[in-house]
């Protein structure tokens, strides 16, 4: 240096409750422990999540001879702004030393 022990020493905290911030994803603090050897940092790719705006399709209301505009709710595609690093790459510093 690779790696990663039921080691050592420090160390971070899922869910879940609690304030407060956000329209929302969520995020900051306290309690709290499932876990973690980068769960220490960077949203640069992927992925997933809100929201916004548009397109197309179903549904509903209205209306109605019949279609269409509108209105609404739903799915799905597209763009934009956004969150998550405790999804998975990347990139970058780092504590410890047991067998290989």
């Nucleotide at each position: 240096c690779c790696c990663g022990a039921u080691a050592u020493u420090a160390g971070c905290a899922a869910a879940c409750c609690c304030a407060c911030g956000g329209c929302g994803a969520c995020g900051u603090g306290g309690g709290g422990a499932c876990g973690c050897a980068a769960a220490g940092c960077c949203a640069u790719g992927g992925a997933c999540c809100a929201c916004c705006a548009u397109c197309a399709c179903c549904g509903a209301a209205c209306c109605c001879c019949u279609a269409g505009c509108c209105u609404c709710g739903g799915u799905g595609g597209u763009g934009g702004u956004g969150g998550u690093u405790g999804c998975c790459a990347g990139g970058u510093u780092g504590c410890c030393g047991a067998a290989g």